[in-house]
RNA sequence: CUCAUCCAGAGGGGCAGAGGGAAACGGCCCGACGAAGCCCCGGCAACCAGUUCGGCUCCAGCUCGCGACGUAUCGCGUCCGCGAGGCCGGCCGACCAGGUGCCAAGUCCGUCCCCGGGCACCGGCCCGGGGAAAGAUGAG
Numbered sequence: 001c002u003c004a005u006c007c008a009g010a011g012g013g014g015c016a017g018a019g020g021g022a023a024a025c026g027g028c029c030c031g032a033c034g035a036a037g038c039c040c041c042g043g044c045a046a047c048c049a050g051u052u053c054g055g056c057u058c059c060a061g062c063u064c065g066c067g068a069c070g071u072a073u074c075g076c077g078u079c080c081g082c083g084a085g086g087c088c089g090g091c092c093g094a095c096c097a098g099g100u101g102c103c104a105a106g107u108c109c110g111u112c113c114c115c116g117g118g119c120a121c122c123g124g125c126c127c128g129g130g131g132a133a134a135g136a137u138g139a140g
Stems, first nucleotide, its partner, number of pairs: 001140006011041005019030003024111004042103003047099002050095002053093005062085006068078004107134001112131008
C1' cells in the first nucleotide's frame, strides 16, 4: 500500500499497585471486591496453513475407445476429429488446531457527510438508518 472481516464467542491464578477503555475532545463505563504491565494455566474463534474427506465446476502437451490419415499393415504412428475418464485448478462444505489473533460493554458511543421521523424555529436538540474517516485483526 491492497484486500477481507469487525452487533457472535471466550477467564482463573501469581507478581504488581493506580490507573484503564488506541489518540484528541465530549459522553458513558471499568477499577482498592485490585487498573495498566509481566508470568502461568485455561478458553473462544477459525483469517492463514494442513487433510489419504464430501459435493459441484472446468478440463490437459494426460489415459482409453472409435474414426480419419500415413505407413514398411495380426502392428505402429499423428501439433487431426468425436466420445468417455480425468490430474492440476476454482467454488462450497466437513475435519483439524500447526502460524497469528482474541477472551467488559458493537471497534463502548459520538465527532465528518447523507437520508427518514419528531420537537424547536436561525439552525439547534432528540430518535432511527446508511456511508466516510480513523483504528483493530488477518492475508498478500
SAM riboswitch aptamer (S box leader) from a soil metagenome, 140 nucleotides, folded computationally.